[in-house]
Molecule: RNase P RNA; transfer RNA
Organism: Bacillota bacterium
RNA sequence: UAACCGGGCUGGAUGGUCGCGGGGGCCGCUGGGCCUCUGAGGAAAGUCCGAGCUCCGCAGGGCAGGGUGCUGGGUAACACCCAGCGGGGGUGACCCCAGGGAAAGUGCCACAGAAAUAUACCGCCGUCCGCACGGACGGCAAGGGUGCAACGGUGCGGUAAGAGCGCACCGGCGGCCGGGCGACCGGUCGGCCAGGUAAACCCCACCCGGAGAAAGACCGAAUAGGAGAGGGAUGACGCUGCCCGCCGACCUCUCGGGUAAGGUCGCUGGAGACGCUUGGUAACAGGCGCCCAAGAUAGAUGACCAUCCGCGACAGGACUCGGCUUACAGGCCCGGUUAAAGG
RNA sequence: GGCGGCGUAGCUCAGUUGGCUAGAGCGCACGGUUCAUACCCGUGGUGUCGCUGGUUCGACUCCAGCCGCCGCUA
Numbered sequence: 001u002a003a004c005c006g007g008g009c010u011g012g013a014u015g016g017u018c019g020c021g022g023g024g025g026c027c028g029c030u031g032g033g034c035c036u037c038u039g040a041g042g043a044a045a046g047u048c049c050g051a052g053c054u055c056c057g058c059a060g061g062g063c064a065g066g067g068u069g070c071u072g073g074g075u076a077a078c079a080c081c082c083a084g085c086g087g088g089g090g091u092g093a094c095c096c097c098a099g100g101g102a103a104a105g106u107g108c109c110a111c112a113g114a115a116a117u118a119u120a121c122c123g124c125c126g127u128c129c130g131c132a133c134g135g136a137c138g139g140c141a142a143g144g145g146u147g148c149a150a151c152g153g154u155g156c157g158g159u160a161a162g163a164g165c166g167c168a169c170c171g172g173c174g175g176c177c178g179g180g181c182g183a184c185c186g187g188u189c190g191g192c193c194a195g196g197u198a199a200a201c202c203c204c205a206c207c208c209g210g211a212g213a214a215a216g217a218c219c220g221a222a223u224a225g226g227a228g229a230g231g232g233a234u235g236a237c238g239c240u241g242c243c244c245g246c247c248g249a250c251c252u253c254u255c256g257g258g259u260a261a262g263g264u265c266g267c268u269g270g271a272g273a274c275g276c277u278u279g280g281u282a283a284c285a286g287g288c289g290c291c292c293a294a295g296a297u298a299g300a301u302g303a304c305c306a307u308c309c310g311c312g313a314c315a316g317g318a319c320u321c322g323g324c325u326u327a328c329a330g331g332c333c334c335g336g337u338u339a340a341a342g343g
Numbered sequence: 344g345g346c347g348g349c350g351u352a353g354c355u356c357a358g359u360u361g362g363c364u365a366g367a368g369c370g371c372a373c374g375g376u377u378c379a380u381a382c383c384c385g386u387g388g389u390g391u392c393g394c395u396g397g398u399u400c401g402a403c404u405c406c407a408g409c410c411g412c413c414g415c416u417a
Stems, first nucleotide, its partner, number of pairs: 001339010012308007020039008041314001045325002048323005053212004060244004065208005070084005085099001086097004100203002105201002107197003121144002123140007152170006171193002173190007216265004226255006238246002272291001274289006309312001344416007353369004362400001371387005393409005
């Protein structure tokens, strides 16, 4: 210098005028005005996980159902994060993995092929018949062929031909020993050789009550709480889909009428942000200091002007957090790898 | 805002333990029949199974992430 890998930050700036949401203060303003402060994001998004909070009388038992799935740790919790293990990819920095069990059982493996977990089409070998082509019976699974996949692989021995039949090495499985908290790793022994699929049923371990701020609480307005049908103490509605258990009087639909899609709270100070420090490889935790950064309810962040630049991406709160995923023009910083050249 | 469901031919829909070439009706095109049209008969095409990735030998089907549409809820 080029190509690349990993991590982090930023994603228009400054000034002026007008306007909008919210907080505070003042003027005696009460259907008004003035001043001042403050006002979107790294994803506010998708609503995919996990929680807080609220209600369902409690948060009960069993079955069903759902979720997670290497190990150890972190956390309020998680499907998230950190550190490892194993496997795969890359020359490398590094990246990816729904990564328990197929040796509990069941199912499936189309077409092709003799045969898909059971077998012998071609073939090889032996015996008999036979001049020969060939045929009958038996042995074999090395070679051919089919297929995603054919009951370990390579080699030597062995044999009528062959075969873990025997041996050496490699791979797998199982037992034992050693190391590690553990996943696992190393050694040794045993011919033990066992197809794939669990994002098929299933088995194992652990977890899960339901609904969701339009949850819910209070105040207030209107009114007649009306008519009809059905269900209900032989237990409705509700608590979970079912059963048990609990509760105990209303519930559902249709028609008609009234009213203010009313107000206040929930509503933002919280598992909070930042800095220093201690422990820890790290995620993270503890201590100290400091700060308060939207809270609307038809829903506020905009418009114009001036100057500048590299001419500005994806996109906007709606109860709140921790994550994940997805979208994102451009710019900056840090660490590293490979290659070439130069010193 | 919250919750639930759906996406297959131009239209309406089938498609199950994942398998060879994804079908049906209507519509469309061409031919026949008729003086001509319709009916009728015959032939034929019509598909990114919403998109992308994964699992698997193999995906419309199973799993995940996006996109679009519909419904319920004070």